[in-house]
Context: one part of a larger RNA
C1' cells in the first nucleotide's frame, strides 16, 4: 500500500429485507445437465457469472462420434517402365451399392506412391502460449495525473471532514491548487404542442355515382371530382430550468419537503454508451494464430447407425388440478413485422378436418399473412366431472431422395397422474407484475425456445440495515 475480521461508524440495492402480488419445489409432458448404458450415445460450459447456453428446434447434410466401404502425397532424389507405366470396360462373382476387388479377356498408350524426404488437409492437443470478441465485479462510483507541500524511503497529501446527491454530484472547511478518464452532459425511442408535406393513408363540409329500406325521406360504400378539416405517416422546431411561491437547512450555500402552472416536475419514462483494472473467468468447435501432434492417417468422400438410449438425480419451462371456470353458437377491437416464384395468397370449388384443385392481386402505407383474452345467449352444478389431457389403438394428410430407429398436423376411439404441492427457493414497485394472443429468427418440414409486438391490467412499500451483498472512513492482523 492492499486484502481480510462472527471490529466500529456512515450510506445504498426488490439479482437485499419489510408490506404485498405471482410462481418454482408435488403431477404429466417438453427441454438442457449429471449418472448409467452403449459399437457410438462427439465435444465444450459447473456458485452468483454451467444446465431452452455454444443462436445447439441434429431424420440426410449439419458431424466433430461408431460400424463398414472407398479415395488422396505439390516438389526433389532413388527405383520401376514400349520385354508395356498408367488408365478404361461387357458379363459373372463379391458387395448395402460399386472394374473398389476377383475371374476371363479386350481397348487406349507414358508415366508411376514402390522407397526416402517433403507437403495438402486436420471440429487433433494446448483458452495456463495468444489476438479478437464476450461474461462478471458493475443496476458500482470509483481510477489517476501535473505542480506544490510532508516523509531518509516505500509512500502520503489532493481523493480528508461537515452537509448533500443517483453519483469523487454539488456546497462550505482544509497544504494544497488545478487537471484527465469515469458519473453527468451526449445519442436513440416514447409522452404534449405548432408549422410544413399529402400517396398507396384520411373523408368533416360541397358536388356526383353505386347499393339497401323505399312514402316525403332515411341508411350504407372514399367509388369519382374535390378537400387539407380530423386521423395517420414523416420532417423541422417549441416545451422543463428547482424557472416561480412557502417552509426547512444557523439568519447563508448546496440541497430537501410541500404547492402553483403544465401533456410532462425535480434524472419526465425506457434504452444505447460504460473508467483504471481484477477474475491465468469463457471461447484454439466462428474466424485468425505460436508451439506440439497425425500425415496413408487423427486427411477426404460414401452407406448405415448415433448425438433422440433410461433403474435414477438436478436446473429451466409448458399444461393443469377447474365455476373469476369448461363447452356450444353469435358479435367486437391491435401493433411489431414478413412476403417474387422453391414467396404471401384474396376469392371460388372439393373434403368432417388436416388438407387438396384452380385463381384476382402483390417487388407492397396499394395486394396479402392476421388476433385472443373480451362481450351476449345457452348449457354444465362441485363430481376425478362436459375439469385435466398424458398414454395407446385405428384411419387420413403435409414436407422431403427418404419419416423404421426419429418429424409435424387432422379425425375417431382410449382416457393416466393431478383436488393447489415438505424443507427450501425465484421474480416483480406501474402501463410494472399477472393474464391474453400476434409477429419474427432458426426453417424443405417441425417451437412449450429466443428476440420483439400489442390487448386486458392489479396489490403493496414511499421504509430499514435484521438477513444477503456493495461503496466510503476508521481500527486490529501470525496474510500478500
Nucleotide at each position: 500500500u492492499g486484502g481480510c475480521g462472527g471490529g466500529g461508524g456512515a450510506g445504498c440495492a426488490c439479482c437485499a429485507c419489510a408490506a404485498g402480488g405471482g410462481g418454482u419445489g408435488g403431477a404429466g409432458c417438453c427441454u438442457g445437465c449429471g449418472g448409467u448404458u452403449u459399437a457410438a450415445u462427439u465435444g465444450g460450459a459447473c456458485u452468483c457469472a454451467a444446465c431452452g447456453c455454444c443462436g445447439g428446434g441434429a431424420a440426410g447434410c449439419u458431424c466433430a462420434c461408431c460400424u463398414g466401404g472407398a479415395c488422396a502425397g505439390a516438389c526433389a532424389g532413388c527405383c520401376a517402365a514400349a520385354u508395356g507405366a498408367g488408365a478404361g470396360c461387357c458379363a459373372g462373382g463379391c458387395u448395402g451399392a460399386a472394374g473398389a476387388c476377383c475371374u476371363u479377356g479386350c481397348u487406349c498408350g507414358a508415366u508411376g506412391a514402390g522407397c526416402u524426404g517433403a507437403g495438402a488437409g486436420g471440429a487433433g492437443g494446448u483458452g495456463c502460449a495468444u489476438g479478437g470478441c464476450c461474461g462478471u465485479c458493475g443496476u458500482c462510483a470509483g481510477c489517476u495525473c501535473g505542480u506544490g507541500c510532508c516523509g531518509u524511503g516505500a509512500g502520503g497529501u489532493g481523493u480528508c471532514c461537515u452537509g448533500u446527491u443517483a453519483a469523487g454530484u454539488c456546497a462550505g472547511g482544509c497544504a494544497a491548487c488545478g487537471a484527465g478518464c469515469g458519473a453527468g452532459a451526449c445519442c436513440c425511442g416514447g409522452g404534449c404542442c405548432a408549422a410544413c408535406a399529402g400517396u398507396u393513408a384520411c373523408c368533416a363540409g360541397c358536388g356526383g355515382g353505386c347499393c339497401c329500406c323505399a312514402u316525403u325521406g332515411g341508411g350504407g360504400c372514399g367509388c369519382c371530382g374535390g378537400g387539407a378539416a380530423c386521423a395517420c405517416u414523416g420532417u423541422u422546431g417549441g416545451g422543463a430550468c428547482u424557472g416561480c411561491c412557502a417552509c426547512a437547512g444557523a439568519g447563508g450555500a448546496a440541497u430537501g419537503u410541500g404547492g402553483a402552472u403544465g401533456a410532462a416536475g425535480g434524472a419526465c419514462c425506457g434504452g444505447g454508451c460504460c473508467a483504471c483494472g481484477g477474475c491465468a473467468g469463457g471461447u484454439c468447435a466462428g474466424u485468425a494464430u505460436g508451439c506440439c501432434c497425425c500425415g496413408a492417417u487423427a486427411g477426404u468422400c460414401c452407406a448405415g447407425g448415433g448425438c433422440u438410449a433410461c433403474a435414477c438425480g438436478c436446473g429451466g419451462g409448458c399444461u393443469a388440478c377447474a365455476a373469476u371456470g369448461g363447452u356450444g353458437c353469435g358479435g367486437a377491437c391491435a401493433g411489431u413485422g414478413g412476403g417474387u416464384a422453391a414467396c404471401c395468397a384474396a376469392c371460388c370449388c372439393c373434403g368432417a378436418a388436416a388438407g387438396g384443385g384452380g385463381c384476382c392481386g402483390g417487388u407492397a402505407a396499394u395486394c396479402u399473412c392476421u388476433a385472443a383474452a373480451c362481450c351476449g345467449c345457452a348449457u354444465c352444478g362441485c363430481a376425478g366431472u362436459u375439469g385435466g389431457g398424458a398414454u395407446u389403438g385405428a384411419g387420413g394428410g403435409c414436407u422431403g431422395c427418404a419419416a423404421c430407429u426419429c418429424g409435424c398436423c387432422c379425425u375417431c376411439a382410449u382416457g393416466a397422474a393431478c383436488u393447489u404441492g415438505g424443507a427450501a427457493u425465484c421474480c416483480c414497485u406501474a402501463g410494472u407484475a399477472a393474464c391474453g394472443g400476434c409477429g419474427c429468427g432458426u426453417c424443405a418440414a417441425c417451437a412449450u425456445c429466443a428476440c420483439g409486438c400489442c390487448g386486458u391490467g392489479a396489490a403493496u412499500a414511499c421504509g430499514u440495515c435484521c438477513c444477503u451483498g456493495c461503496u466510503c472512513c476508521u481500527u486490529g492482523c501470525a496474510c500478500a
The part of an RNA shown here (small-subunit ribosomal RNA, 3' major domain) has 480 nucleotides and comes from an uncultured archaeon. The full RNA is in RNAcentral, with records from ENA, Greengenes and SILVA. Rfam family: Archaeal small subunit ribosomal RNA. Its Rfam clan is "SSU clan". For this family Rfam cites "Crystal structure of the ribosome at 5.5 A resolution" (Yusupov et al., Science, 2001). The prediction has a mean pLDDT of 81.